[in-house]
The prediction has a mean pLDDT of 85. This is a predicted structure of a 478-nucleotide part of an RNA (small-subunit ribosomal RNA, 3' major domain) from Marinobacter antarcticus. The full RNA is in RNAcentral, with records from ENA and SILVA. Its Rfam family is "Bacterial small subunit ribosomal RNA".
Context: one part of a larger RNA
RNA sequence: UGACGGGGGCCCGCACAAGCGGUGGAGCAUGUGGUUUAAUUCGACGCAACGCGAAGAACCUUACCUGGCCUUGACAUGCUGAGAACUUUCCAGAGAUGGAUCGGUGCCUUCGGGAACUCAGACACAGGUGCUGCAUGGCCGUCGUCAGCUCGUGUCGUGAGAUGUUGGGUUAAGUCCCGUAACGAGCGCAACCCCUAUCCCUAGUUGCUAGCAGGUUAUGCUGAGAACUCUAGGGAGACUGCCGGUGACAAACCGGAGGAAGGUGGGGAUGACGUCAGGUCAUCAUGGCCCUUACGGGCCAGGGCUACACACGUGCUACAAUGGUGCGUACAGAGGGUUGCAAACCCGCGAGGGGGAGCUAAUCUCACAAAACGCAUCGUAGUCCGGAUCGGAGUCUGCAACUCGACUCCGUGAAGUCGGAAUCGCUAGUAAUCGUGAAUCAGAAUGUCACGGUGAAUACGUUCCCGGGCCUUGUACA
Numbered sequence: 001u002g003a004c005g006g007g008g009g010c011c012c013g014c015a016c017a018a019g020c021g022g023u024g025g026a027g028c029a030u031g032u033g034g035u036u037u038a039a040u041u042c043g044a045c046g047c048a049a050c051g052c053g054a055a056g057a058a059c060c061u062u063a064c065c066u067g068g069c070c071u072u073g074a075c076a077u078g079c080u081g082a083g084a085a086c087u088u089u090c091c092a093g094a095g096a097u098g099g100a101u102c103g104g105u106g107c108c109u110u111c112g113g114g115a116a117c118u119c120a121g122a123c124a125c126a127g128g129u130g131c132u133g134c135a136u137g138g139c140c141g142u143c144g145u146c147a148g149c150u151c152g153u154g155u156c157g158u159g160a161g162a163u164g165u166u167g168g169g170u171u172a173a174g175u176c177c178c179g180u181a182a183c184g185a186g187c188g189c190a191a192c193c194c195c196u197a198u199c200c201c202u203a204g205u206u207g208c209u210a211g212c213a214g215g216u217u218a219u220g221c222u223g224a225g226a227a228c229u230c231u232a233g234g235g236a237g238a239c240u241g242c243c244g245g246u247g248a249c250a251a252a253c254c255g256g257a258g259g260a261a262g263g264u265g266g267g268g269a270u271g272a273c274g275u276c277a278g279g280u281c282a283u284c285a286u287g288g289c290c291c292u293u294a295c296g297g298g299c300c301a302g303g304g305c306u307a308c309a310c311a312c313g314u315g316c317u318a319c320a321a322u323g324g325u326g327c328g329u330a331c332a333g334a335g336g337g338u339u340g341c342a343a344a345c346c347c348g349c350g351a352g353g354g355g356g357a358g359c360u361a362a363u364c365u366c367a368c369a370a371a372a373c374g375c376a377u378c379g380u381a382g383u384c385c386g387g388a389u390c391g392g393a394g395u396c397u398g399c400a401a402c403u404c405g406a407c408u409c410c411g412u413g414a415a416g417u418c419g420g421a422a423u424c425g426c427u428a429g430u431a432a433u434c435g436u437g438a439a440u441c442a443g444a445a446u447g448u449c450a451c452g453g454u455g456a457a458u459a460c461g462u463u464c465c466c467g468g469g470c471c472u473u474g475u476a477c478a
Base pairs, nucleotide, nucleotide: 001478002477003475004474005473007472008471009470010469011468012467013466015462016461019426020425021424022423023422026317027316028315029314030313031312032311033310034308035307042053043052064303065302066301067300068299069298070297073125077124078123079121080120081119082118083117086103089100090099091098092097107114108113127291128290130289131288132287136285137284138280139279140278141276143274148187149186150185151184152183153182154163155162156161167178168177169176193268194267195266196265198236199235200234201233202232203231204230208225209224212223213222214221239262242256243255244254245253246252319419323378324377325376326375327374328373335366336365337364340359341358345354346353347352385416390411391410392409393408394407395406396405432454433453434452435451436450437449438448
């Protein structure tokens, strides 16, 4: 000087408390451990691994296993020789591959040849998701959006170092004020950026429709309009600016006015010096080591990553009446669409099929939002709750749904009656609850990311648990 303390003081955070809803019990989904296996590829392991890499394993992916093959190689550059490239058909084979065969002679040219491509040959070489993240770059997680981390000059100290950065107030903040052997400065904080909440201006189609006119069973449907909504460009607005009080005549705090919004208005992006030899050699790059007709490169078929006495994490669906079911009926936002989204209409109980208008989309379409609301029924029951599992019949995608897809219909109808110890999230348009969309994607979400609808309760307080900041104290620790 730090670190640590079941030392002290001050302060903060959904840290506790106060509340609301969960997890832990059930079934299923998914990840992991373990076990099994020819293989169940690899990585990630307290917080900060475990719906994580994976924004999507039937083949492919794929790195694993079994079997069949190749050896200048699937890919790059260089050399030589031959042939344009390319293409049709047949045979063997699981295919890779091997064998045969039809068509075809292009472009540039100084007529030597050249460019591109294919085949063969020899060698330099290729190739490696092989090892080391404790050799590394880059990127990321984390403490933590915590308020800290430092420097120059000066001063003090023999020196390590201190001071500044401590103190009195204050703040979300090393934020600001005052004081002060310090005076200044940098990286952080804040602001500048984006979205959102109010208003104004400009613009008016594909969006809008108040008034006027026309038309319809009906609809901005049409003429028209530029008011309104909205769209998207520009601007205004919030600054403790104003008033009162407290305070040290400060910074600031408390209350109020006006205002759409008030003291950081709400949200996002933004992550200081550093820590964890944190994570990643399997995104990529890269040092070293290792393999090279190969248990390590390459091609192919099939299998595996989907196994299952069990254990754990994360979720979904429930156990019901604030509910289930039937009928009726209202209101979003944000997205996607030409290899695509697909309307009307017809067929099917349905998944879906036929059909193909329109749309490169404020125009057409996915696309009926659902919960809510109204009426009816069920009457506390393992039920008209719950839907696992299994049988049968189908649909769709795709060479192909056996291992191993999703969905539909009929039947079946399991556990489950609110969950031990323990434990998680959340302070407002939040929790809870309800649907909608997108990425990936041929197909395949209860995951992820985004969007809106309905919409709470509680916070006395900081003694305690956890994490953190500042000052101080002890130390046999560094």